Predicted 3D model of a 71-nucleotide RNA (transfer RNA) from a Minisyncoccota bacterium.
[in-house]
RNA sequence: GGGCGAUUAGUUAAGUGGCAUAACUACGGUCUCCAAAACCGUUAUCGGGAGUUCGAUUCUCUCAUCGCCCG
Numbered sequence: 001g002g003g004c005g006a007u008u009a010g011u012u013a014a015g016u017g018g019c020a021u022a023a024c025u026a027c028g029g030u031c032u033c034c035a036a037a038a039c040c041g042u043u044a045u046c047g048g049g050a051g052u053u054c055g056a057u058u059c060u061c062u063c064a065u066c067g068c069c070c071g
Base pairs, nucleotide, nucleotide: 001070002069003068004067005066006065007064010024011023012022013021018054026042027041028040029039030038047063048062049061050060051059
């Protein structure tokens, strides 16, 4: 220098253009003499920018970061 892939909650991941989800964590509660476990509940997320579209996590371009391959 060229090519490919990834980027979604604090963490790990789902999500084939139409309400953004789960598990764990965190916090609160129930239970308990106390704690753990269990159960109930709460908070929080689409890497940045632009484009297409009535509507974008999803399609396109670009930038950034990380990984792999070629030279």

It matches the Rfam family "tRNA". It is annotated as a transfer RNA. The prediction has a mean pLDDT of 82.